[in-house]
Predicted 3D model of a 74-nucleotide RNA (transfer RNA) from a Bacilli bacterium.
Rfam family: tRNA. It is annotated as a transfer RNA.
The source organism's lineage runs through Bacteria, Bacillati, Bacillota and Bacilli.
Its mean pLDDT, the model's own confidence on a scale to 100, is 83.

RNA sequence: CGCGGAGUAGAGCAGCCUGGUAGCUCGUCGGGCCCAUAACCCGGAGGUCGCAAGUUCAAAUCUUGCCUCCGCAA
Numbered sequence: 001c002g003c004g005g006a007g008u009a010g011a012g013c014a015g016c017c018u019g020g021u022a023g024c025u026c027g028u029c030g031g032g033c034c035c036a037u038a039a040c041c042c043g044g045a046g047g048u049c050g051c052a053a054g055u056u057c058a059a060a061u062c063u064u065g066c067c068u069c070c071g072c073a074a
Stems, first nucleotide, its partner, number of pairs: 002072006010026004020057001028044005050066005
C1' cells in the first nucleotide's frame, strides 16, 4: 500500500439498509420502602452521533475526504 468490520451518554449496545422528536440495559444522582443494607418502586442529570466538507426544507442515517481501533491478505 490492498480488502473487510467498528467509532452514538461513564460502560455495553440499538437506531443507519428505507433521511423527519437520539433511544435501551447497567452505572450515577435525588426520593420512596426498610431497624439497616441489598433488592424493588418513582423521578432527574448526562450526547458537537470520531473529524471536516457536500447534497437536502431537513443528515446519526445519503455522498466524498481524513483520523483512530480490530481483523484478513501481503